[in-house]
Context: one part of a larger RNA
Molecule: small-subunit ribosomal RNA, 5' domain
Organism: metagenome
Formats: sequence, C1' cells, structure tokens
RNA sequence: CGAACGCUGGCGGCGUACUUAACACAUGCAAGUCGGACGAGAAAUUCCGAUUCGUCGGGAGAGUAAAGUGGCGAACGGGUGAGUAAUACGAGGGUAAUCUACCCUUAAUUAGGGAUAACCUUGCGAAAGCGAAGCUAAUACCUGAUAAGACUACGAUCCCCAAGGGGAUAGUAGGAAAAGAUGGCCUCUGUUUCAUGCUAUUGUUUAAGGAUGAGCCCUUGCACUAUUAGCUUGUUGGUGAGGUAAUGGCCCACCAAGGCUACGAUGGUUAGCUGGUCUGAGAGGAUGAUCAGCCACACUGGAACUGAGACACGGUCCAGACUCCUACGGGAGGCAGCAGUGAGGAAUAUUGCGCAAUGGGGGAAACCCUGACGCAGUGACGCCGCGUGAGCGAUGAAGGCUUUCGAGUCGUAAAGCUCUGUUAGGUGGAAAGAAACAUUCCAGUGCCAAUACCACUGGAAUUUGACGGUACCACCAGAGGAAGCACCGGCUAACUCCGUGCCAGCAGCCCGGUAAUACGGAGGGUGCAAGCGUUGUUC
Repeated sequence: CGAACGCUGGCGGCGUACUUAACACAUGCAAGUCGGACGAGAAAUUCCGAUUCGUCGGGAGAGUAAAGUGGCGAACGGGUGAGUAAUACGAGGGUAAUCUACCCUUAAUUAGGGAUAACCUUGCGAAAGCGAAGCUAAUACCUGAUAAGACUACGAUCCCCAAGGGGAUAGUAGGAAAAGAUGGCCUCUGUUUCAUGCUAUUGUUUAAGGAUGAGCCCUUGCACUAUUAGCUUGUUGGUGAGGUAAUGGCCCACCAAGGCUACGAUGGUUAGCUGGUCUGAGAGGAUGAUCAGCCACACUGGAACUGAGACACGGUCCAGACUCCUACGGGAGGCAGCAGUGAGGAAUAUUGCGCAAUGGGGGAAACCCUGACGCAGUGACGCCGCGUGAGCGAUGAAGGCUUUCGAGUCGUAAAGCUCUGUUAGGUGGAAAGAAACAUUCCAGUGCCAAUACCACUGGAAUUUGACGGUACCACCAGAGGAAGCACCGGCUAACUCCGUGCCAGCAGCCCGGUAAUACGGAGGGUGCAAGCGUUGUUC
C1' cells in the first nucleotide's frame, strides 16, 4: 500500500473494496413527465329497474386505467480506461473567424386552410410486425397580412479601428406568431350575469444585451528507442467554387514545386492527462485507486437522422462475430449503470431499504420518476479509539523447568480479601438531521373598474424520517463473555536443558559431521498487540 497468504480474533467510529478477461451474461430495477396543449376512452366490482331467468337497460367505479397525437427531457446524472505520444492533457492567450435550449431585462400575439394517429372495418404473417378503406382534434402541419429594430442582396455619405469589425443618416426587395391554456369579473363591447369582451398569470413570436455552456486557433510544457535516417503527392502554397455556427486542403478544379528533419522527422514500443498520492531534510524519484477537472469509449467497424446541443451507453441504419426464438419463410439482443451469475485469478461485497435529506427531469401545483444520492448489509482491507479488570496479598503454596542438590526461577504471578462497572448482555426512556412546498386564516403592497382573481412580503395553524426505537441517557446483574503472533548466533532487544548427529532440517548473509544459545521440543525471556509475521511493490 486498493494488497494477498499463514496463525489468531472482543467492540465501536470514519473510510475503503475486480489492480486479472474493454471476457460472456440468466433475472429485476437504472428516464420519464405534463389532462392547466389535444381527440377519444374501458373493465373487474357494486347498486337500482325489467326479465321468457338466457339476460337487458341505467347509475357509481370514472372522465379513472391502458393506449395515441403533441411539448419538454432523454446530449445531464452513472460506468470504464480499450484506444490515444498529440484532433489528448496542463499553463497562458486569441476569436475583428463562432454558436448557445431552459433563466433575467423590449415590441407584438392578426386572417384562414388541408390533413393525420388514436378509433372503426378489413387483409397478410408462427411471431416481430406490415398494408388498405372510412372518421376526428390540437400549443401538430401549411398559406396570407403587419415589421420598430435585426438578417440577406444592391449601392451612397461620414467617423473610429486590430482582418471579413463597430457606430450614425436615409433608399429598394425577401422571410416569422399558438385566433393557445387556466383563474376571475361585468369597468368597456355585445348581452339570457355570460363570452367572441375586459383583466391577471402563463405560453408563443421578433430584436438587443447579460449569464451559462460549447466549438475553433496560437505559444509553451509533458515517456522510451538511432540495433528506426531519411519522410511526404492533398503532400506544401496560391486562385476560384463548395461546405460549416465558424477559420482552414476541410473537400473539389486548375496552377506552382514545395513542406518536415540530427534542437531527432518518419517508424517502433509503452501509456488516458492533471490537481494530487507515496517517499525524501531538500533537490529529486516513483505513481495517477478512492475525491475533483478534462479527454476518449459504449459487442467490433462504418454512417447519418432528430435536435439549441449527439454523429447519441439503456436511439436509428448497414456490415461482422456471438447468443436466443422460429411454423425454416423470418425475427430478437448488447450490464465498461446498480445488484447478481459463470469464467479468469493470490484476490475484491447485498439479486437490501428509501426518495425523509441534497441534487436532477417533467408539471401552474399537488405530485410522479430518479440503483444519482442518503442509508443499512459483507470483509481486521486501512486509520483511529476502547476493553480483556483495579488495590492488598510470602508460608515466597502446589506444579513445571534448572541445579554445584545448598537452592534458583516462573512469582504478587495464583489462591484469598476488598472494590470498580468501560464494553458485550437485559429493561425502560429517547433525539437532532425538517427547512420547506402546499392548504387555510390574518395584515400590507402591486395589477385592475374592482373590497374577484393573481403576484409579492410578514405572521399563525396543519403536514412530511429510509436510517430506526438508531445515537444518546438511566437502571439491573456480574470479574463474570473477550490474547495472540513472531523472534531469542551476529546484524538485532532477548539463554538454558533435552533430542538429532553434514542426517533431519534452517536460511536475508557466515549454521548442522556427539556437549548445536543457529535444526525439533520444553522452560524462561524479548518485541509488538486485536493483531502479529511472510511475500510482492515503491521511496
């Protein structure tokens, strides 16, 4: 140290966990939401009435479920490091060569039209699915009017400037709106207190700016290899046309013959880069797990569509490999999301709970979705903390080991006596994490014709906890449940006896052939301690 292995193992907190096969994947979940954009719209069940007892009609369920058109999102979030030695990344700049949905500040919101899904009828097919006829709506689609400013084209004058830029003055031509949705009201219009009207909120369209995000370009830094010395034909440059949001051989036609290189081109090998991390007095060396920023990829290769944004992990098309279904005609799939399975390997976890918090998507909101996230589970994998008891206790008990047979040592250690109650166990109490949104009421301000509605501010009440009856607190009982591992020749802290006899063994390096402090066992000791050793790797 993201470790593994051996022996051992009491508790808690915080972290962390496929480094190998970017190997293949059963199953479940991981991206939906809006009925306040739109048309349509069940059933189970139950109640009532009728009944020829087979059923029929009506109400509730319910304008609910499921499906469809449409809008926004799905380009975020999450994973992995295969590729990439520079179209990457880091640092500093440029964009007068560019775009930017949602968000915040202006002007407007007018007149019309034709379809189509769903639905119904029907055909083909094993299925996936595909086709035909008929009906219908919109914030879906299409056409027209209006145009301050902006854009495009044509020219004119003046000023500033850094390249195609900015500003001022007037002219000609072209292109855009959802008549939408919801609430309230009768002030205006028309009137049956209602909308075709008014008003508030929201949406939509246009323009300028901001914010945010992104594209492109320049300088410079960033591995090894010369047992790789020459490389290049869209190659290097120019003109013109195309393409893009935008510069550019980015692409094309023509023209010229250039461009890079010993300050290492070209080729080969290896590799995601950085903030950081480890080590070191520093300089350096090694490294790039977790966290954060950027990049690349999504079975392999290629391509475009939609869109503000993708050449798109859970979208489309084509080709390939593999797996599965098949009625053999044809189809389906992509865990390098979270769990989980097999395989590989010395080796790496639960097919858990919840949207309560934070954040994200949709929605006016309630709310819905969210394997992001918050939590719990497994593993001494790491760091930190705590405990395994404390005091007294000599006849130096028994027993073990050693012995010069006198004794020495384990050793105040045990027993015994007096205490404590951490932790584990049991009983009872019990949080913070929750502030909001929303609804109701009260007060004020704005809008308005208005004491409606709506918006904002302040106050009050109601409501929301996965973790979890968890943390924590009190009480009960009771020393009771909780110590091992390696080493003892020198380096290196710690010695004796027995066995063995260059055998068996040890081992990082000098051991062992009959008195082994070095092998094996025992007693004793030393060092660390819920760990201790070994191996691997780095400084």